[in-house]
Context: one part of a larger RNA
């Protein structure tokens, strides 16, 4: 992992409610007793309970009563009579209460010191080698001691190192050879040493050279048994089928936040008779916008000019000036969620008309939900960041399959009862992958831009196009040829300044077709080159400005790239048109189910017409199968029961039936009843492979 068997809403009791049965202003017996019996049933038992009357704290009174002085007022009642006892379903309370699951807590004169900790008694063990303390002796030495030297001696939690004990380091081992080891290396090795045997200390207790260590592979409180099915707002699991409806992830509260209560939203039943949309009208309102010389506040520039600052003046007061600050006022400009002289659209309220056709409300019962998410829009917060966070409105996902977007819960189209080798469309597509146009007409793009979805400010003599000012056959624009002069080297400045370092200028005048007191290079200064300007040549358009389209630079990311790919100069972009493809949409044909209305039969069906049939949590309805029991004077069976294997038939499904083989003795239809009543999951239990 698979297979087989087992494996989870039960039972008792007390209530609530629905259905159903009996009796009914009444209903019913409990314990006990009697009779009888296979189980049990029948009779009795009127104690008690519920209901038929309430009010009051009560005495009590009573269709009334209490309060009260009250005949007032007010409160609760009456004036609309249905209950009660069983059965069954569902739900709730109490019980283990759907099943499995803690860590823990408590109890017991419960069991443990054969492991290990410490202690007691009595024993045992420590190869070999080294060092050489005290003391003592001899000699030297001293006044005598002291002291020195040489011997002797054999001390030590002394040294090296086996056994023994330990376990510092590394490697291996890690489903091991081993639930702590192996190898190499290392520490102690006469001591606070090691060790045998026997004994002592026991669980909130022991023991501990102290690590919360150890107390039998278990220790921040051992093990065993019991309380005990502890408790678990937690996790997991919870078993056959079909049909109808179908949520929530919100508000308030909570020692509450992953729980719960009430409300909201769902279902079923009953009773009422609403509900929704559109149009017109009705009314309330202060949002978007706008505005502010209409307030509150904020605010740019200028003007006018109080006040202040600064300067001048003066003994002082006055006074004067101001490129400073600045109120009010004026002109222009402009801001606000907590500003408003104004002010929509929507939405809301109400009335009427039309449409729709049960979509609405109440009551009773049963729930689930109370982690939501994304997109669009209006906002708060944040960085006008987030697949962020918090509200509001709508849609979708959740609980929705199908087609499109390459793939892709939420985007676009569209809501799947079943069948069909029929048709039409939506979004989106029509060169191939891939169904359908290599469609038509016309432009643009040259960047593979682009070909689904992201690029900006800024730049650009890319190209197409619109508008517009000007020049042009009296010859434009570009090119080429020629000229581009004189007063004069203008004046000043300067070492120099001659068109061209700089300053000044009424930068003027002359000759001209034209020619600046000079556009740019250049020289130390000149020179030189060039431009403006002019003529000739040439022969037809040229030069600007403002828009628009498509391109272009800007352009940098982490696995190797790519429009989904191939690839495409259209099969790209834009405009227009026709055709086609394309879904579980719509239609067609056949069939099924639910439900409403009507009708008919009749006692649960049929017909016609209409509507409906996606679905998680969840509610409701109808069935299938398993085991056992009762009844039918039941049925089948050795001429072959159950079980098993295979095939066929059949029902919307759970399932059912038949045949053949195997098997070898029981099985079971119908109508009811009762449950140890259905397995894929629980790191489920046991067994097998």
């Nucleotide at each position: 992992g698979c297979c087989u068997a087992c494996g989870a809403g039960u039972u008792g009791u007390c209530g609530a409610u629905a259905u159903u049965a009996g009796c009914a202003a009444g209903g019913u017996u409990a314990a006990g007793g009697a009779a009888u019996u296979a189980a049990g049933u029948u009779c009795u038992g009127c104690a008690a309970c519920c209901g038929a009357a309430g009010c009051g704290a009560a005495a009590g009174c009573g269709a009334g009563u209490c309060u009260g002085a009250a005949u007032a007022g007010g409160g609760c009642g009456c004036u609309a009579u249905a209950g009660u006892u069983g059965a069954u379903g569902u739900c709730g309370g109490c019980a283990g209460a759907c099943g499995c699951g803690a860590a823990a807590c408590c109890a017991g004169c419960g069991u443990g010191a054969u492991c290990u900790a410490u202690c007691c008694u009595u024993g045992a063990u420590c190869a070999g080698g080294u060092u050489g303390a005290a003391g003592u002796g001899a000699c030297g030495g001293u006044a005598a001691u002291a002291c020195g030297u040489c011997a002797u001696g054999g001390a030590g939690g002394a040294c090296c190192g086996c056994a023994c004990c330990a376990g510092g380091a590394a490697g291996c081992g890690u489903u091991g050879a081993a639930a702590a080891g192996c190898u190499u290396u290392u520490g102690g090795a006469u001591g606070a040493a090691u060790u045998g045997a026997g004994g002592a200390u026991a669980g909130g207790g022991g023991u501990g050279a102290a690590a919360g260590g150890c107390c039998a592979a278990u220790c921040a409180a051992a093990c065993c048994u019991g309380g005990a099915a502890a408790u678990a707002u937690c996790u997991c699991g919870u078993a056959c089928u079909c049909c109808c409806c179908g949520a929530a992830a919100u508000g308030c509260a909570u020692u509450u936040a992953g729980g719960u209560g009430c409300a909201g939203c769902c279902a079923u039943a009953u009773u009422c008779g609403a509900g929704u949309g559109u149009a017109a009208u009705u009314g309330a309102g202060g949002u978007a916008g706008a505005g502010c010389u209409a307030c509150u506040g904020a605010u740019a520039a200028g003007g006018c000019u109080a006040g202040g600052g600064g300067g001048c003046u003066u003994c002082a007061c006055c006074g004067c000036c101001u490129a400073c600050c600045a109120a009010c006022c004026c002109u222009u400009g402009a801001c606000a969620a907590a500003c408003u002289c104004c002010g929509a659209a929507u939405g809301c309220u109400a009335u009427u008309a039309c449409a729709u056709g049960u979509u609405g409300a109440a009551u009773a019962u049963g729930a689930g939900u109370g982690a939501g998410g994304c997109u669009a829009u209006g906002g708060g917060u944040g960085c006008u960041a987030a697949g962020g966070u918090c509200c509001a409105u709508a849609g979708c996902c959740u609980a929705a399959a199908g087609g499109g977007c390459a793939a892709c819960a939420a985007c676009c189209c569209g809501g799947a009862c079943c069948a069909u080798c029929a048709g039409c469309u939506a979004a989106g597509g029509u060169c191939c992958c891939c169904a359908a146009g290599u469609a038509u007409a016309g432009u643009c793009u040259a960047a593979g831009u682009u070909g689904a979805a992201c690029a900006a400010a800024c730049g650009c003599g890319g190209u197409c196009u619109g508008a517009u000012a000007g020049c042009u056959a009296a010859g434009a624009c570009a090119g080429c040829u020629a000229g581009g002069a004189u007063g004069u080297u203008g004046g000043c400045u300067u070492g120099g300044a001659a068109g061209c370092a700089g300053c000044c200028a009424u930068u003027c005048a002359u000759u001209u077709a034209a020619c600046g007191a000079g556009u740019g290079c250049g020289u130390a200064a000149c020179a030189g080159c060039u431009c403006a300007c002019u003529a000739g040549u040439c022969g037809a358009g040229c030069c600007g400005u403002c828009g628009g389209g498509c391109a272009u630079g800007g352009a940098u990311g982490a696995u190797a790239a790519u429009c989904g790919g191939g690839c495409a100069u259209a099969a790209g972009a834009c405009u227009a048109u026709c055709a086609c493809c394309g879904a579980a949409g719509c239609u067609a044909u056949g069939g099924g189910a639910u439900u409403u209305a009507c009708a008919a039969u009749u006692a649960a069906u049929u017909g016609u017409a209409g509507a409906u049939c996606g679905g998680u949590a969840g509610g409701g309805g109808a069935g299938c199968a398993u085991u056992c029991c009762a009844a039918a004077c039941g049925u089948c069976g050795c001429a072959g029961a159950a079980g098993c294997u295979a095939a066929g038939c059949u029902g919307u499904a759970a399932g059912g039936c038949u045949u053949a083989g195997u098997g070898g003795a029981g099985a079971u239809u119908u109508u009811g009843g009762a449950a140890a009543a259905g397995c894929a999951a629980a790191u489920g239990u046991a067994g097998g492979c």
Predicted 3D model of a 689-nucleotide part of an RNA (large-subunit ribosomal RNA, domain II) from Salinivirga cyanobacteriivorans. Lineage of the source: Bacteria > Pseudomonadati > Bacteroidota > Salinivirgaceae > Salinivirga. Its Rfam family is "Bacterial large subunit ribosomal RNA".